[in-house]
Context: one part of a larger RNA
RNA sequence: GGAUGAACGCUGGCGGCGUGCCUAACACAUGCAAGUCGAGCGAAGCACUUUGAUUGGAUUCUUCGGAUGAAGAUGAUUGUGACUGAGCGGCGGACGGGUGAGUAACGCGUGGGCAACCUGCCUUACACAGGGGGAUAACAGUUAGAAAUGACUGCUAAUACCGCAUAAGACCCCAGAACCGCAUGGUUCUGAGGUAAAAACUCCGGCGGUGUAAGAUGGGCCCGCGUCUGAUUAGGUAGUUGGUGAGGUAACGGCUCACCAAGCCGACGAUCAGUAGCCGACCUGAGAGGGUGACCGGCCACAUUGGGACUGAGACACGGCCCAAACUCCUACGGGAGGCAGCAGUGGGGAAUAUUGCACAAUGGGGGAAACCCUGAUGCAGCGACGCCGCGUGAAGGAAGAAGUAUUUCGGUAUGUAAACUUCUAUCAGCAGGGAAGAAAAUGACGGUACCUGACUAAGAAGCCCCGGCUAACUACGUGCCAGCAGCCGCGGUAAUACGUAGGGAGCAAGCGUUAUCC
Numbered sequence: 001g002g003a004u005g006a007a008c009g010c011u012g013g014c015g016g017c018g019u020g021c022c023u024a025a026c027a028c029a030u031g032c033a034a035g036u037c038g039a040g041c042g043a044a045g046c047a048c049u050u051u052g053a054u055u056g057g058a059u060u061c062u063u064c065g066g067a068u069g070a071a072g073a074u075g076a077u078u079g080u081g082a083c084u085g086a087g088c089g090g091c092g093g094a095c096g097g098g099u100g101a102g103u104a105a106c107g108c109g110u111g112g113g114c115a116a117c118c119u120g121c122c123u124u125a126c127a128c129a130g131g132g133g134g135a136u137a138a139c140a141g142u143u144a145g146a147a148a149u150g151a152c153u154g155c156u157a158a159u160a161c162c163g164c165a166u167a168a169g170a171c172c173c174c175a176g177a178a179c180c181g182c183a184u185g186g187u188u189c190u191g192a193g194g195u196a197a198a199a200a201c202u203c204c205g206g207c208g209g210u211g212u213a214a215g216a217u218g219g220g221c222c223c224g225c226g227u228c229u230g231a232u233u234a235g236g237u238a239g240u241u242g243g244u245g246a247g248g249u250a251a252c253g254g255c256u257c258a259c260c261a262a263g264c265c266g267a268c269g270a271u272c273a274g275u276a277g278c279c280g281a282c283c284u285g286a287g288a289g290g291g292u293g294a295c296c297g298g299c300c301a302c303a304u305u306g307g308g309a310c311u312g313a314g315a316c317a318c319g320g321c322c323c324a325a326a327c328u329c330c331u332a333c334g335g336g337a338g339g340c341a342g343c344a345g346u347g348g349g350g351a352a353u354a355u356u357g358c359a360c361a362a363u364g365g366g367g368g369a370a371a372c373c374c375u376g377a378u379g380c381a382g383c384g385a386c387g388c389c390g391c392g393u394g395a396a397g398g399a400a401g402a403a404g405u406a407u408u409u410c411g412g413u414a415u416g417u418a419a420a421c422u423u424c425u426a427u428c429a430g431c432a433g434g435g436a437a438g439a440a441a442a443u444g445a446c447g448g449u450a451c452c453u454g455a456c457u458a459a460g461a462a463g464c465c466c467c468g469g470c471u472a473a474c475u476a477c478g479u480g481c482c483a484g485c486a487g488c489c490g491c492g493g494u495a496a497u498a499c500g501u502a503g504g505g506a507g508c509a510a511g512c513g514u515u516a517u518c519c
Stems, first nucleotide, its partner, number of pairs: 001519004006515005013391006019384002021349001026347003030344003035091003040088002044084002046081003051076001053074003060067002098302003107227008117219002122215007130164001132162002139154006170195003174191007201206001228274003235265003240262008277299004281292004304325005327338004355381001357380003363377001364375004394424004404415004428460001431454004438446001463508002466505002468489003474503005484491002
């Protein structure tokens, strides 16, 4: 000198764009953050509706005997619905959002490999969808419990579940042949045997279902190289190293197990200890290098702590389940409920870090055929000079060089064209009027915002640090090795340009200085 997610002191006009718990991965009140589909399904409620039944008796006719039979009510039945909230079922809750505790590791970066693998939704191609069955929630009844939540009996549906049929270029197994490769091997063809499918709905336009092959996308595994400090850590290791066999996995593998062998790593630093998420990048520097890993993007890990699996194409799952532990809450003391490292917000810690805001209008995501619903992702607004950038606080003229102040050798000198005064202008702010783009036919949170126009007044808008040398900028008074200053040298003991105040001056400027850290 540059830089910062900064903090502190003094000061503070406006706007744009960014950015804001670095500390306690401490504990959390409250609200919201993941739902959706009635074009999969049955039932219930509500509103309307069709049909007939039981009532009901208005009205009309009357020979007064009676006949006619509307509205309404009850239960049954048919159908409809931009209706309601539960349930079964489907898809999504594995994305998006947060945090950096752990991790020195194939975790990350980079370059390869899989002849050892998987891939829902999407795209393409081919083929198919025949015929049956038994349940169960909801519901009703009984019942346990304070509650959370159950238990039993009975009824019912499906794109829920289960057989059967069908079966190829699918899979398994056996036999044979050809071709190829980087080892284990791979591909193709022929023949025999065995195995596994499906679902409907519809507004008739579609939309879904099953199998196979291929693609795309996303993942899994393996390897070379690179990846902090300490030897005042020198030996470490028994599933340890390898083999055979088996199990397991989508898949290779001590991944797991049985048996066998005794190996394997290490001064080219094993092991142990400490520290740490890694990278693109960011800061600095002429570069080489050094430092950092906030925001944004990629990967990884985690979700109160520890462990476990279930479901599923995908999790060993932040707002799912089970167990254990700590903590908090409810309780009728028998038992239960919870997890902000999502967005706001609270307490606490700290030098220190924001609103319990608006909207789904845009972009994107989930569901749905769609309308649409959901979305604290996101878009915006609020707060903070926290940073960067831009603008303003007036411009021109103006010497009686006014007054005041400071100083003085008392003549003057400085402040100083500075002010006053004259003329002008209106950026910003304020007032009034108009008023977007962002949206594609409609739909705008932002927002009557940005922007434009008009009138109006120099009005509403300057501080901070320094002045001995380094280092731009000097005098007076006070103090008297005191009070104090200080980055280094140093200054102060009676004439201090170094302390304090004043006048003047230098620098930067809505900031200025200090502290901390890096180059």
Molecule: small-subunit ribosomal RNA, 5' domain
Organism: uncultured bacterium